A computed fold for a 73-nucleotide RNA from Candidatus Abzuiibacterium crystallinum, annotated as transfer RNA.
[in-house]
RNA sequence: CGGGGCGUGGCUCAGCGGCUAGAGCACUCGCUUUGGGAGCGAGGGGUCGCAGGUUCAAAUCCUGCCGCCCCGA
Numbered sequence: 001c002g003g004g005g006c007g008u009g010g011c012u013c014a015g016c017g018g019c020u021a022g023a024g025c026a027c028u029c030g031c032u033u034u035g036g037g038a039g040c041g042a043g044g045g046g047u048c049g050c051a052g053g054u055u056c057a058a059a060u061c062c063u064g065c066c067g068c069c070c071c072g073a
């Protein structure tokens, strides 16, 4: 320098144009228990790396940039 992949709640990921942005784990509270653990129920927390564009509508498509990883020179 060129090409490709990834970037979504604290963590691991799903969602690939419209449904309220979800799941598991973690956290908080309650129930249960002598207590802990396990189990069950409830709750808090993200506006989707950043900026712009297309569209009636974008996490999802397009462009640029940033970060991480891989390949090539």
Base pairs, nucleotide, nucleotide: 001072002071003070004069005068006067007066010025011024012023013022018056027043028042029041030040031039049065050064051063052062053061
The source organism's lineage runs through Bacteria, Pseudomonadati, Candidatus Omnitrophota and Candidatus Abzuiibacterium. It matches the Rfam family "tRNA". Rfam links the family to the GO term triplet codon-amino acid adaptor activity. Rfam classes the family as a transfer RNA. Its mean pLDDT, the model's own confidence on a scale to 100, is 80.